[in-house]
RNA sequence: GGCCUUAUCGUCUAGCGGCUAGGACAUAUCCCUCUCACGGAUAAAACCGGGGUUCAAUUCCCCGUAAGGUCA
Repeated sequence: GGCCUUAUCGUCUAGCGGCUAGGACAUAUCCCUCUCACGGAUAAAACCGGGGUUCAAUUCCCCGUAAGGUCA
């Protein structure tokens, strides 16, 4: 340098055009307990950046950025 793949809450991840963007762990508050742990309830928290297609984009396309793989 060419080609391929990936990028979503703090972490790991689900989501094949219309979802309130879901779950687990973690965190906070409350309940439970003499206290802690366990357990229960609730809450906060995310679509890599910029364009395009579309009535509508996390999803499709292009460019970039970052990571990984492969060929040279």
Transfer RNA from Patescibacteria group bacterium UBA5272, 72 nucleotides, folded computationally.
It matches the Rfam family "tRNA". The family's RNA type in Rfam is transfer RNA. Rfam links the family to the GO term triplet codon-amino acid adaptor activity.
NCBI's taxonomy places the organism under Bacteria, Bacteria candidate phyla.